Model confidence (mean pLDDT): 83 of 100. This is a predicted structure of an 85-nucleotide RNA (c-di-GMP-I riboswitch aptamer) from Paenibacillus sp. The organism belongs to Paenibacillus, within Bacteria. Rfam family: c-di-GMP-I riboswitch aptamer. Gene Ontology term of the family: cyclic-di-GMP binding. Of the family's consensus pairs, 95% are formed in the model. The sequence is in RNAcentral, with records from Ribocentre.
RNA sequence: GAAGGAUAAUGGCAAACCAGAUCGAAAGACUGGGACGCAAAGCCACGGGUCUUCUGCUUAAUGCAAUGAUCGCCGGGUUCCCCUC
Numbered sequence: 001g002a003a004g005g006a007u008a009a010u011g012g013c014a015a016a017c018c019a020g021a022u023c024g025a026a027a028g029a030c031u032g033g034g035a036c037g038c039a040a041a042g043c044c045a046c047g048g049g050u051c052u053u054c055u056g057c058u059u060a061a062u063g064c065a066a067u068g069a070u071c072g073c074c075g076g077g078u079u080c081c082c083c084u085c
Base pairs, nucleotide, nucleotide: 003084004083005082012038013037017033018032019031020030022029023028036072042078043077044076046075047074048073049070050069051068055065056064057063
């Protein structure tokens, strides 16, 4: 430097769910608990997907559209622990 992750070690993260006189229009986020999982489940919304619709457009009902959200949906970019070769 490249490839790989069966076993082991040290650490790390934390789904569902619960709580909140926290933020938000919502989706969702945040804080505490929790422990399904994760070698990138670290970071970046760049491409696709998905969710939401304050607002805008539109309709008879309604529907459409991110600039919002999700990197624990996938791809891409970037950084990194241990082990094996």